[in-house]
Molecule: small-subunit ribosomal RNA
Organism: bacterium
RNA sequence: CUUAGAGUUUGAUCCUGGCUCAGGAUGAACGCUAGCGGUGCGUCUGACACAUGCAAGUCGAGCGUGAUCCAUAGCAAUAUGGUGAAAGCGGCGAACGGCUGAGUAACACGUGGGAACCUACCCUCAGGACCGGGAUAACAAUUCGAAAGGACUGCUAAUACCGGAUAAUGUACAUGUACCAAAUGGCCAACCGCCUGAGGAGGGGCCCGCGGCUCAUUAGCUAGUUGGUGGGGUAACGGCCUACCAAGGCGACGAUGGGUAGCUGGUCUGAGAGGAUGAUCAGCCAGACUGGGACUGCGACACGGCCCAGACUCCUACGGGAGGCAGCAGUUCAGAAUCUUGCACAAUGGGCGAAAGCCUGAUGCAGCGACACCGCGUGGGGGAGGAAGGUCCUCGUGAUUGUAAACCCCUGUAGGGUGGAACGAAUUAUGACGGUACCACCAGAGUAAGCCUCGGCUAACUACGUGCCAGCAGCCGCGGUAAUACGUAGGAGGCAAGCGUUAUCCGGAUUUACUGGGCGUAAAGCGUGCGUAGGCGGCUUGACGUGUCGAAGGUGAAAUCCCGCGGCUUAACUGCGGAACUGCCUUCGAAACUGCCAGGCUAGAGGGGGUCAGAGGAAGACGGAAUUCCCGGUGUAGCGGUGAAAUGCGUAGAUAUCGGGAGGAACACCAGUGGCGAAGGCGGUCUUCUGGGGCCUUCCUGACGCUGAGGCACGAAAGCUAGGGGAGCGAACGGGAUUAGAUACCCCGGUAGUCCUAGCCCUAAACGAUGGGCACUAGGUGCUGGUGGCUUCGACCCCAUCAGUGCCGCAGCUAACGCAUUAAGUGCCCCGCCUGGGGAGUACGGCCGCAAGGUUAAAACUCAAAGGAAUUGACGGGGGCCCGCACAAGCGGUGGAGCAUGUGGUUUAAUUCGAUGCAACGCGAAGAACCUUACCUGGGCUUGACAUCCUCGGAAUCCGCUGGAAACAGUGGAGUGCCUUCGGGAGCCGAGAGACAGGUGGUGCAUGGCUGUCGUCAGCUCGUGUCGUGAGAUGUUGGAUUAAGUUCCGCAACGAGCGCAACCCUCAUGGUCUGUUACCAGUAUUAAGUUAGGGACUCAGGCCAGACUGCCGGCGUCAAGCCGGAGGAAGGCGGGGAUGACGUCAAGUCAUCAUGCCCCUUACGUCCAGGGCUACACACGUGCUACAAUGGGUGGGACAACGGGCAGCCACACAGCGAUGUGGAGCGAAUCCCUCAAACCCACUCUCAGUUCGGAUCGGAGGCUGCAACCCGCCUCCGUGAAGUCGGAAUCGCUAGUAACCGUGGAUCAGCAUGCCGCGGUGAAUACGUUCCCGGGCCUUGUACACACCGCCCGUCACACCACGAAAGUUGGUAACACCCGAAGCCGGCGGGCUAACCCGCAAGGGAAGCAGUCGUCGAAGGUGGGAUCAGCGAUUGGGGUGAAGUCGUAACAAGGUAGCCGUAUCGGAAGGUGCGGCUGGAUCACCUCCUUU
Repeated sequence: CUUAGAGUUUGAUCCUGGCUCAGGAUGAACGCUAGCGGUGCGUCUGACACAUGCAAGUCGAGCGUGAUCCAUAGCAAUAUGGUGAAAGCGGCGAACGGCUGAGUAACACGUGGGAACCUACCCUCAGGACCGGGAUAACAAUUCGAAAGGACUGCUAAUACCGGAUAAUGUACAUGUACCAAAUGGCCAACCGCCUGAGGAGGGGCCCGCGGCUCAUUAGCUAGUUGGUGGGGUAACGGCCUACCAAGGCGACGAUGGGUAGCUGGUCUGAGAGGAUGAUCAGCCAGACUGGGACUGCGACACGGCCCAGACUCCUACGGGAGGCAGCAGUUCAGAAUCUUGCACAAUGGGCGAAAGCCUGAUGCAGCGACACCGCGUGGGGGAGGAAGGUCCUCGUGAUUGUAAACCCCUGUAGGGUGGAACGAAUUAUGACGGUACCACCAGAGUAAGCCUCGGCUAACUACGUGCCAGCAGCCGCGGUAAUACGUAGGAGGCAAGCGUUAUCCGGAUUUACUGGGCGUAAAGCGUGCGUAGGCGGCUUGACGUGUCGAAGGUGAAAUCCCGCGGCUUAACUGCGGAACUGCCUUCGAAACUGCCAGGCUAGAGGGGGUCAGAGGAAGACGGAAUUCCCGGUGUAGCGGUGAAAUGCGUAGAUAUCGGGAGGAACACCAGUGGCGAAGGCGGUCUUCUGGGGCCUUCCUGACGCUGAGGCACGAAAGCUAGGGGAGCGAACGGGAUUAGAUACCCCGGUAGUCCUAGCCCUAAACGAUGGGCACUAGGUGCUGGUGGCUUCGACCCCAUCAGUGCCGCAGCUAACGCAUUAAGUGCCCCGCCUGGGGAGUACGGCCGCAAGGUUAAAACUCAAAGGAAUUGACGGGGGCCCGCACAAGCGGUGGAGCAUGUGGUUUAAUUCGAUGCAACGCGAAGAACCUUACCUGGGCUUGACAUCCUCGGAAUCCGCUGGAAACAGUGGAGUGCCUUCGGGAGCCGAGAGACAGGUGGUGCAUGGCUGUCGUCAGCUCGUGUCGUGAGAUGUUGGAUUAAGUUCCGCAACGAGCGCAACCCUCAUGGUCUGUUACCAGUAUUAAGUUAGGGACUCAGGCCAGACUGCCGGCGUCAAGCCGGAGGAAGGCGGGGAUGACGUCAAGUCAUCAUGCCCCUUACGUCCAGGGCUACACACGUGCUACAAUGGGUGGGACAACGGGCAGCCACACAGCGAUGUGGAGCGAAUCCCUCAAACCCACUCUCAGUUCGGAUCGGAGGCUGCAACCCGCCUCCGUGAAGUCGGAAUCGCUAGUAACCGUGGAUCAGCAUGCCGCGGUGAAUACGUUCCCGGGCCUUGUACACACCGCCCGUCACACCACGAAAGUUGGUAACACCCGAAGCCGGCGGGCUAACCCGCAAGGGAAGCAGUCGUCGAAGGUGGGAUCAGCGAUUGGGGUGAAGUCGUAACAAGGUAGCCGUAUCGGAAGGUGCGGCUGGAUCACCUCCUUU
């Protein structure tokens, strides 16, 4: 000093796995914003092109000339002296410094070594510097050219050039000999230079070990190539070059080739290991417009030098010339993007010079830029009327902004004013920065805050606007009218002169796993073996010292990082010291382990001997059963096939049956989680050949072993080639069915093929989805093969052991499932493979193949998942168990008719609205003529029909008149109330103003409440405990039982709650109490329980009893309970009701009511009249009445219950055929009335018909209610007399006082009932049973479903967009190769032309040495050619991906409706179908085997 996680796959869970975020960083850019200072940094793009200025000169103490100026002399010309510009000769420098990163994968760089070298200036030492010579530039004259620049003649100097002498030293060869230098120069006395040699320092050249990118879809490369010899060349080694000789050299430890790239110290990140990076600073390399070349020089193949070629730019008199910012500034283009054409040599450093000094865009500074880091400020203290304003609001003395402001008192950074003023200078002088930093004083809160965010991750919330629009978004995701997610505002959070965004790197990511991952099912074990290289390797002895360990030395530049101490006010920055730089090299030491060498051993491995089992392999031979075919016999009408059929076969004799024959293929039983084999695989019998294995023995060898990249071999089925063969089966194909279709499933045929031989192919769910080897780690129990023991006459049994093959199970492991001595446990060794899904095992390329194809194997693009195991549900054309009028058994209906009623539809000015499978449709509506009423038309009103408040007036109220359809408008009259403290007040009416009213307007998907439904189904949960990582499980499952999760038993559960049941109401029996309006046995009485009376009965309504499987028998587990019986009014819940668990359906209702939000406000409010809700070609639901004789009609007769009644029920009487009317008693009701119940019984009639059935419809006449019956009520009477003769497919109700039939009451209501809710009367049939249909409950199973099967989901086609492949070709780049041409230049040859120095010579001339020129080798650019490779474009074409609603089908998920899948072949619009072989990752049932338990 030291390791953090989160979001996102699911209904939920665990795991795998990707994506995303929070951190740090930057030479950054962009958006908004911006006060100051310090220190740094600033073309990352086009090594694109560049105007202009500057960036390398200096030396007169090397040399000749000597402008100018000064002084002196002179009248002047001029002379003398001084000064010394400028160009030139000469010297040194210009090879440093500065810039850039194109090239380079290389000894380029880093690090550590090495030997065959050079080195100007500098230092040290030694020696020397003698004698001569000839030129030349400048200059002058002439001359060419536009210019740049030359030509020729003449003169001259040197530290320029040359010859000779000398030679310590050096070089060459064996002594000795030979050979090699210079400037007595400058200055003028200090010194600086020169030559030779030796050494040093610093610098450089060369060689080697090791280290650091990517692609194998680059596997072979190499002729100066590898080595040798001779020669040449270089400062130096060397194929560096050349001639000859040899045939080598490199490569899977990755050569060669392609791509990319300057390398390093370092920098960023990281806990580290690593990963990424190589700006600034520092070291090295490379480059200087592009390519080539040399010259000069100590040093260059030279950024601001030369020559040539090329491209480009400029000048030109067209003849010819000039140029190279990747130096500093600056410009144009490019680009998201990167500065001033500044000052100074004061400092540091460099060049030259003896020096003064000159030069220096190196450097020091300044300018611009928030580009980065660091520091400071934008004020401090007080101050509550908690101001105003804003925002929110539950509307209040509210909350918040907020001590914030105002206001009071202070301070003075930065900025301003005044004054002073540095260090940097060591040194006499000299300061660009700079009158800067800094200091003192003065005035003055004045001049200085933004940006992003606020759904979760992630700190921070409200309002309005918007309404799947506009938009947001890093991921998940927000937005479809109440958005904390968009936009704005208020508020809040974060950071702050910045804040966000984008881009990139590391981190998180243990997501390439060395540290530190995996491969049964998630991605991942090669189909299997043999084996090469490689990796790894038993026991033991000795030696060495490779790895390893220890110690020491050298090196690891500085800077950086870290620590300590200092300097700038602090910090950034910086100085000093230390540590560190984990590396490399050398030396010494150790010897356990590893390695190497030598030796030994036997436990690994192999061999020998004995013995055993086997569908191991190959070849040959043989056998029987069966199918088919052929021949013959018998025999007759069918056979065959299916869910049912048909095609097909058959009277030309099939099928069936008997006999004979042919031919091919396969081998029943035995047969077995039995055997053998490496895997694929192998099955009749016999023979031959042959591989492997087990056991026993412990005789031999002596580590000979394990694994195994490449390689080689084998490798089901299908398929291919050639030739055979062909019975059955059978892709394709044909036909028949099925079907909407049926390129299928089913059926009838049937070709390849299936078989053999030879040769290919090389893939499978080639699976134990589990690589091989060795060792270790509880057991139990089967089976196969062997051996041993015990025992026996022999065998069996039993025990032990080895090898193999199954199951169960502990520890351990695992995400779980599961595995578990046959490991998926614990370890070691080796190999193979994986790194999100899709694209894709595809494209391109390579290799293999006759082909089909195989193998190797990407990317663009796209998604935020894809996946594994397990959980809870739901579902299944899965299974088991069980209920229900669910089916069945019955009875009666509906569906057909007419009518009623509701709905749909249509119509309409309106036909108001809602309800829509069950669970809307005689429903809201328990009752639309007006009203209701919400709709339409028309006419009115605007504080309103209704509520509260204010002002004014008036009592209220009542009665009229006019207009009008009314509302309303106008107008007349009557009326003066109550309380009072005398002010007025309360109620009511009218007028007015505004706050507000009002809305059946919208949203039931914003809600409350209420309701329906599953369902009166038996379920739904909780606490604690236990199990599981967890979701969850257990309990609640199981065995019985029940109507019931009812109860009992069992059980890691024990209890509990909501439901069930019971408690409540009612009906059924009895007792008791009380008897009026009820009742009446007996007594009396009457027309009559009418009255007196009675308290028995009925009845009423209080209380109580009774029923509990209590008793008996049987069954049952000694249980719960069930069955039967007794008793009882009632018997196993006695009948009926009320009662509806957790929840489901965004179920219904904003039009009962309430209510958020939105909307309307002279109208979507309100009033009125009329109309509509009552329409009518149709369709459906629910009903009524019927079709008749079990009936209709007529007459007579009998018996209820529940209820209702004062704006009421209405007796009774009268009138009327009747509805009803008139009069009118009683009764607010156990009293009176509604109230005669009807079916029923008796008698008569009708006699099977569209009727004496049926009553629709229509005509007429009436009645009632009501303001009003036209649209549009009910009833009555007379007349009329429709359809209908029992209802297709289909469908409904009901299990007993039920169905059916019969009447009766009530609510609503003025009136209106076939509806609804009740009531009683008469009163059945049937239930074997649970296979099937529907619904439900429990258990279990599968699942790719969870919006939960009305689920999910596949492929073609059509459309749009995107990226990619192929493609006739076309365009361009790159690197080679072959040939041609061949510049400059070096080297070599020639050199007749030319030449001052030296030599010979008197001279002429000659020689030596060179030069021009010319020839040759090499040689850049260029040209031609055929290839290679990379990229762009490309008509057309191929598949792929994505897209809210398109088309066709339904392949998959459940047994997915033909189980699915894999390989292969074939066919088909498509999913796909079929054949062959394989797999279980198939449900269900039965059987077999095995295991566990008893």